[in-house]
Context: one part of a larger RNA
């Protein structure tokens, strides 16, 4: 010097407490293990794997398996020929593909050129292996407060110092001392979203004040004040006060202000660890396989299930269920698209049929509120499982799709050790939206807004981490 100690000071963090909601007990999705399989493709394994990659495996996808095939072919570019191809029809097939009739080129500056085939090379091709050969790109420690350098100075030296003290802070933040003086990556800020206000604009948006119409509808005419949109500016700095300090700065239910002491969120991830993940995104060294480890095509599988975990969803009710009616969002998406309204179906959904290429039309809210009703039951709670009876995707829904409806009505009565999130518009609850996508196993993911709380005495413990200091037989 670092590491580490069930040494020792000082701080911090939903680490603990203090609260509220879960998991672990029931079903049930989904992912993993194992177990089976002709195959159940592959990676990913404490924390940093296990609703991971996969933002969608009926078939493609697809990399497994089976079975039929093909050997310059599933691509592309060059050279050279042919004028076809292809498409249509039979035939044999599960297709793929083989075979057979038919048909029969287009532009043209007449060089040629487009398209396909064929031939001949040249560079094929591999989701074969090595992530312990590698780039890129990624998780972690950890948005933690560190990591270094250049001169100087100590030190034979490795190295120190600075970067320590003292205080302050979210912060090596910033004052102060100080064999240091400086600088650099990191920290702030600068960028974005959000809270308030002014300016500018006013259509698809808005409607105060003025008419007009009506089905009572900003529908019209008019207006741009308001609301909103979207641009360009102000505002917040401990700036002002008091206290307390040499200062940085700290307290105040302080003034002022829409916001007050980083207002509140995002993006931002130092040096560097863990030979930490990916050769299956993509690249790429080496190795390997070449009538196959490469290609096409049909079928199966990736959905198998004695069992274990693991992250969800739904309950087990009355703060609830049903049943009628009634109000309020914010983000988003729509043309091979979103569908409004009529009608027919108990419905899923179908037949019409307007609108919209979107501030114009359309998907399209629920918790809530208002009556009724059920009375503690495995029930009018609670929906698994099963049986029929249909809808719609799609070339097909048996393996192995979502959705309707009528039947059925399983388990479960708040769940052991232990265990997980969360400090505010959070948790908890409610519902809408996207991607991917024909559809769809989505209860998952990544946004949106509504309704909306308890608690923190405080750092003894228990995780993690900074930093100064101390023992080490350890590097």
């Nucleotide at each position: 010097u670092g590491a580490c100690g069930g040494g020792g000071g000082c701080c911090c963090g939903c680490a603990c407490a203090a609260g509220c909601g879960g998991a672990g007990g029931a079903g049930c999705a989904u992912g993993u293990g194992g177990u089976u399989u002709a195959a159940u493709u592959c990676g990913a394994u404490g924390a940093u794997a296990c609703g991971c990659g996969a933002g969608g495996a009926a078939c493609c996808u697809u990399a497994c398996c089976c079975g039929g095939g093909c050997u310059a072919u599933a691509a592309u570019g060059c050279c050279u020929g042919u004028g076809a191809c292809a498409g249509c029809u039979c035939u044999g097939g599960a297709a793929a593909c083989a075979g057979a009739g038919u048909u029969u080129u287009c532009c043209u500056u007449c060089g040629g050129g487009a398209c396909a085939c064929a031939g001949u090379g040249c560079a094929a091709g591999g989701u074969g292996c090595u992530g312990c050969a590698u780039g890129g790109c990624u998780g972690u420690c950890g948005u933690c407060a560190g990591c270094u350098c250049g001169u100087g100075c100590c030190g034979u030296g490795a190295g120190g110092u600075g970067u320590u003290g003292g205080g302050u802070u979210a912060a090596g933040u910033c004052c102060c001392u100080u064999a240091a003086c400086g600088a650099g990556c990191g920290c702030a800020a600068c960028c974005c979203c959000u809270a308030u206000c002014u300016u500018u604009a006013g259509u698809u948006g808005c409607c105060a004040g003025c008419a007009c119409u009506u089905u009572c509808a900003g529908g019209u005419g008019g207006g741009c004040a308001c609301u909103c949109u979207a641009a360009a500016g102000a505002a917040a700095c401990u700036g002002c006060c008091u206290a307390c300090g040499u200062a940085a700065g700290u307290a105040g239910a302080g003034a002022g202000g829409a916001a007050g002491g980083a207002g509140g969120g995002g993006a931002u991830g130092a040096c560097g660890u863990c030979a930490a993940g990916u050769c299956a995104u993509c690249a790429u060294g080496g190795c390997c396989c070449u009538u196959a480890u490469g290609c096409c095509c049909g079928g199966g599988g990736c959905u198998a299930c004695a069992c274990a975990c693991a992250u969800g969803c739904u309950a087990c009710a009355a703060u609830g269920g049903u049943g009628g009616g009634u109000a309020c969002a914010g983000a988003g998406g729509g043309a091979a698209g979103c569908c409004a309204c009529u009608u027919g179906g108990c419905a899923a959904c179908a037949a019409g049929g307007a609108g919209c290429u979107a501030a114009u039309c359309c998907c399209a809210a629920a918790a809530g509120c208002c009556c009724a009703u059920c009375a503690c039951a495995g029930u009018u709670c609670g929906g698994a499982u099963u049986g029929g009876a249909g809808u719609c995707u799609g070339c097909a829904a048996c393996u192995c799709g979502a959705c309707u409806c009528c039947a059925u009505g399983a388990a479960g009565c708040u769940g052991g050790a232990u265990u997980c999130g969360c400090u505010a518009g959070u948790a908890a609850u409610c519902g809408u939206g996207g991607a991917u996508c024909a559809g769809c196993a989505a209860c998952g993911u990544c946004a949106c807004g509504g309704u909306g709380a308890a608690u923190a005495c405080g750092u003894u413990c228990c995780c993690g981490g900074g930093c100064c200091u101390u023992g080490u037989a350890c590097a």
The part of an RNA shown here (small-subunit ribosomal RNA, 3' major domain) has 475 nucleotides and comes from an uncultured bacterium. The prediction has a mean pLDDT of 80. It matches the Rfam family "Bacterial small subunit ribosomal RNA". Rfam links the family to the GO terms structural constituent of ribosome and ribosome.